[in-house]
Context: one part of a larger RNA
RNA sequence: UUCGUUAAGGAACUCGGCAAAAAAGCUAGGCGUAAGUUUGCGAUAUGCCUUGCCGAUCGUAAGGUCGGCCGCAGCGAAAGUUUUCCAAGCGACUGUUUACCAAAAACACAGGUCUCUGCAAACCCGUAAGGGGAAGUAUAGGGGCUGACACCUGACCAGUGCUGGAACGUUAACGGGAGCGGUUCACGCCAAUCCCCGAAGCGCCAGUGAACGUCGGCGAUAACUAUAAUCGUCCUAAGGUAGCGAAAUUCCUUGUCAGGUAAAUUCUGACCCGCAUGAAAGGUGUAACGACUUGGAAACUGUCUCAACGAACAUCCCG
Numbered sequence: 001u002u003c004g005u006u007a008a009g010g011a012a013c014u015c016g017g018c019a020a021a022a023a024a025g026c027u028a029g030g031c032g033u034a035a036g037u038u039u040g041c042g043a044u045a046u047g048c049c050u051u052g053c054c055g056a057u058c059g060u061a062a063g064g065u066c067g068g069c070c071g072c073a074g075c076g077a078a079a080g081u082u083u084u085c086c087a088a089g090c091g092a093c094u095g096u097u098u099a100c101c102a103a104a105a106a107c108a109c110a111g112g113u114c115u116c117u118g119c120a121a122a123c124c125c126g127u128a129a130g131g132g133g134a135a136g137u138a139u140a141g142g143g144g145c146u147g148a149c150a151c152c153u154g155a156c157c158a159g160u161g162c163u164g165g166a167a168c169g170u171u172a173a174c175g176g177g178a179g180c181g182g183u184u185c186a187c188g189c190c191a192a193u194c195c196c197c198g199a200a201g202c203g204c205c206a207g208u209g210a211a212c213g214u215c216g217g218c219g220a221u222a223a224c225u226a227u228a229a230u231c232g233u234c235c236u237a238a239g240g241u242a243g244c245g246a247a248a249u250u251c252c253u254u255g256u257c258a259g260g261u262a263a264a265u266u267c268u269g270a271c272c273c274g275c276a277u278g279a280a281a282g283g284u285g286u287a288a289c290g291a292c293u294u295g296g297a298a299a300c301u302g303u304c305u306c307a308a309c310g311a312a313c314a315u316c317c318c319g
Stems, first nucleotide, its partner, number of pairs: 001312006008305002012303001017300001028050004036041001038148001052069007070074001083298007090290002095107002111146007123132003149285004154215003159212002161208005168203003175196004181190003216234005243277001244274001255271005
């Protein structure tokens, strides 16, 4: 280092049952199986029993019944697989990923929604020709966000963005007009400056949030007290709706109450005083699923109390 066994106890170990042990055998037969549920599942749930050989008998057979026999052991080998339950979080799921420290709650996903695009499409590559899109044609294609399903998805268009708007303002070049002045013998040429006309853009006017985003403060008030349905006032574009809530979000904080334990900063259920929750950067639930994360239990054990003995190999020494 890799294994084997271990009295009594049995997680007291530890960040954590890590590791080991144990159980079991859809690889085999019978019985039986809860909550929940999208009625498919959950499910091999959990759990219980049987298993070999010989004889008799029944049966077409598979096999049943009865009697007997052997062993520690009857799927009698090898090999492969593999604990179970309760509860919570996250992600619906199968899948994908940091080749060589991260496999996940990250990515993707079906589904949802917004937006662009009428075809020589939008968009992408290329200086171009050309190519992809597509030998497709809006039930199609590109882009953004969300992420099964169920119930839902509130207010604000003031700012920024986008879309629309035959008017108006501003405005470049061109064009038109006037023309200081210079120059020339003259015709002319140059030319400061001013006026008119003048596109997009910007201004201006609207719309638009599953666009970027945002979603208040102070004071008073009920016949105990407390609290404030209520009132006043200031500001705002509008002041956070339904939900959920000490949460993967709560600083104070080990909040308070209840449960679980002899005892729990963890866990579960509530409360709401939300430092700093909140509705497709989606909100809240959710069966099934997960080498995910957290708490608890059964079984089991050298993880431990507390170590002991043994085997093989390696290191070291001698030859």